C1' cells in the first nucleotide's frame, strides 16, 4: 500500500430492517446470611455506544472521512 473484519460499562460481549429507559455476564459498593470468610441472595452505582462530518422530525443503528487493532494479499 489494497481488501475485509471489529471498536458499546473496569473486562468479556449482546444489541439494532433509525423511534418508547442502551442490555447481559464479571469485577466494584453496600445490606443480608455465617462465629468469620468464602460461597448464595437483594440492592446500587458505572456508558458522551472510538473521533468528526453529513442524510433525518429523529442516528449506537444508514452515509463519507479520520484513527486503533487484527487478518488476508501484494
Nucleotide at each position: 500500500g489494497u481488501c475485509a473484519c471489529a471498536g458499546u460499562a473496569g473486562u468479556u460481549c449482546a444489541g439494532u430492517a433509525g423511534g418508547u429507559u442502551a442490555g447481559a455476564a464479571u469485577a466494584c459498593c453496600a445490606c443480608a446470611u455465617u462465629g468469620g470468610u468464602a460461597a448464595u441472595g437483594u440492592g446500587g452505582a458505572g456508558g458522551u455506544c472510538g473521533a468528526g462530518a453529513g442524510u433525518u422530525c429523529a442516528a449506537u443503528u444508514c452515509u463519507c472521512u479520520c484513527c486503533u487493532g487484527u487478518g488476508a494479499c501484494u

A computed fold for a 74-nucleotide RNA from an archaeon, annotated as transfer RNA. The RNAcentral record of the sequence draws on ENA. The prediction has a mean pLDDT of 81.